The part of an RNA shown here (small-subunit ribosomal RNA, 3' major domain) has 477 nucleotides and comes from a sediment metagenome.
Context: one part of a larger RNA
RNA sequence: UGACGGGGGCCCGCACAAGCGGUGGAGGAUGUGGUUCAAUUCGACGCAACGCGAAGAACCUUACCUGGGCUUGACAUCCCGUGGAAAUCCCGAGGAAACUUGGGACCUCCCGCAAGGGACCGCGGGACAGGUGGUGCAUGGCUGUCGUCAGCUCGUGCCGUGAGGUGUUGGGUUAAGUCCCGCAACGAGCGCAACCCUUGCCCUUUGUUGCCCCGAGCAAUCGGGGCUCUCGAAGGGGACUGCCUCGGAUAACGGGGAGGAAGGUGGGGAUGACGUCAAGUCAGCACGCCCCUUACGUCCAGGGCUACACACGUCCUACAAUGGCCGGUACAGAGGGAUGCAAGACCGCGAGGUGGCGCCAAUCUCUAAAGCCGGUCUCAGUUCGGAUUGCAGUCUGCAACUCGACUGCAUGAAGUCGGAAUCGCUAGUAAUCGCGGAUCAGCAUGCCGCGGUGAAUACGUUCCCGGGCCUUGUACA
Numbered sequence: 001u002g003a004c005g006g007g008g009g010c011c012c013g014c015a016c017a018a019g020c021g022g023u024g025g026a027g028g029a030u031g032u033g034g035u036u037c038a039a040u041u042c043g044a045c046g047c048a049a050c051g052c053g054a055a056g057a058a059c060c061u062u063a064c065c066u067g068g069g070c071u072u073g074a075c076a077u078c079c080c081g082u083g084g085a086a087a088u089c090c091c092g093a094g095g096a097a098a099c100u101u102g103g104g105a106c107c108u109c110c111c112g113c114a115a116g117g118g119a120c121c122g123c124g125g126g127a128c129a130g131g132u133g134g135u136g137c138a139u140g141g142c143u144g145u146c147g148u149c150a151g152c153u154c155g156u157g158c159c160g161u162g163a164g165g166u167g168u169u170g171g172g173u174u175a176a177g178u179c180c181c182g183c184a185a186c187g188a189g190c191g192c193a194a195c196c197c198u199u200g201c202c203c204u205u206u207g208u209u210g211c212c213c214c215g216a217g218c219a220a221u222c223g224g225g226g227c228u229c230u231c232g233a234a235g236g237g238g239a240c241u242g243c244c245u246c247g248g249a250u251a252a253c254g255g256g257g258a259g260g261a262a263g264g265u266g267g268g269g270a271u272g273a274c275g276u277c278a279a280g281u282c283a284g285c286a287c288g289c290c291c292c293u294u295a296c297g298u299c300c301a302g303g304g305c306u307a308c309a310c311a312c313g314u315c316c317u318a319c320a321a322u323g324g325c326c327g328g329u330a331c332a333g334a335g336g337g338a339u340g341c342a343a344g345a346c347c348g349c350g351a352g353g354u355g356g357c358g359c360c361a362a363u364c365u366c367u368a369a370a371g372c373c374g375g376u377c378u379c380a381g382u383u384c385g386g387a388u389u390g391c392a393g394u395c396u397g398c399a400a401c402u403c404g405a406c407u408g409c410a411u412g413a414a415g416u417c418g419g420a421a422u423c424g425c426u427a428g429u430a431a432u433c434g435c436g437g438a439u440c441a442g443c444a445u446g447c448c449g450c451g452g453u454g455a456a457u458a459c460g461u462u463c464c465c466g467g468g469c470c471u472u473g474u475a476c477a
Stems, first nucleotide, its partner, number of pairs: 001477002003474003007471007015461002019425005026317008034308002042053002064303007073128001077127008088105007109118003130292002133290003139286002141281003144277001146275001151190006157166003170181003196269004201237007210227007240263001243257005319418001323377007335366003340359002345354003384415001389410007431453007
């Protein structure tokens, strides 16, 4: 000087408390450990690994295993020899394919009289390729985490033999090393804040595909007129403790109030200081060194990554009446759409099929559910719950056996609210309801977004966890 303390003081954070909903019990989904296996490829391991890399494992992917092939190689550049009709295309045999092997068609490129050369292809040879082989304890880059925490430093001066201190401590204050005051310090930098995006109010501009009005039509829609409103998107205004009052050191600031769509950082996002964890990643990529070189490279078929006595994490669905089922009926936002989204109509109980209006989309299309109204069930392992299994189907795809999703009929398991323990959340939040998108042929309970309905509670900081500042002890560095 730090770090640490079941030392002290001050102060924060869904840290506790207050409250609401969960997890831990059940069934299933998914990841992991373990076990098994020819292989179940690899990585990630307290917080900060475990619905993580995977924003899509039937083949492919694929890195693993078994078997079958290739050896200048699946891919790049260059050289030598050799063949050719540049190329390209077709057929046959063996084979699971890869591959091996045989035949045919085309008779066409550029320079040159020719020989030959060039480009391209094949074969042979040589340099070399190739490696998801090792090392994240050799690295770059990127990332997680403490932590959006309020800190981390520098120049000059001053103090100290020195390490170092001071500044940065102190009195107040703040979300904040935020600001004020004081002070051997005076300034400055990286952080904080602001500048950026979005949302909430108003104005201006601009009106089509949007919105409003009139007319026609059962309606979809069409014709005409308009841009006040909604909305779209460009610009601007608006909030600054500006005003009043009280407290305070007359300061910073705090409490209350007015006006206002909005207050005291309005809500949300982007933004992550010096550094810590030899944290993570050599399997995104790059890269040093080591290793393989008829194989640790490469191609193919099949299998595996989907195994299953178990154990854990994260979720989904439930255990019902604030509910289940049936009928009727209403209202979004944000996105997507051309080997795409697909309307009306028809067929099918349904998944879906036929068909194709319209739309490169403010135009057409994919579009709600909870809700509301009416009926039924009456507390029951049930009209709860849907696992499991049988049969019959639909769709994608070369192909759904291993191993896809969905539909119908039948079957109806566990489960009656969950031990110790443990998680999230402070407002349009939790809870609950559906919708969209990426990936993607197909496949979502995951992920990333979107809107609908919409709470309860916070006395307080003693305690648990993490953190900040000052101080104290130390046999630790």